[in-house]
Annotation
This is a predicted structure of a 77-nucleotide RNA (transfer RNA) from a Pseudomonadota bacterium. The sequence was found in a public genome assembly.
RNA sequence: GGGGUGGUAGUUAAGUUGGUUAUAACGCCGGCCUGUCACGCCGGAGGCCGCGAGUUCGAGUCUCGUCCAUCCCGCCA
Numbered sequence: 001g002g003g004g005u006g007g008u009a010g011u012u013a014a015g016u017u018g019g020u021u022a023u024a025a026c027g028c029c030g031g032c033c034u035g036u037c038a039c040g041c042c043g044g045a046g047g048c049c050g051c052g053a054g055u056u057c058g059a060g061u062c063u064c065g066u067c068c069a070u071c072c073c074g075c076c077a
Stems, first nucleotide, its partner, number of pairs: 001073007010026004019057001028044005050066005
């Protein structure tokens, strides 16, 4: 330098043909339970879907640019 894959909640991940409100687990907060803790049960908070732009009535999803991580190939030595 060229190409592939990935970036979504604090963490790890899912997300169907583009369709109204973005999902789960763990963690966090509150309550119940218990003599206390843990476990268990109920509820809640938490998101610029890496960033910017475009297409569309509508984008996490499609297109372009860009940044980061990772893998493969190539070049120099």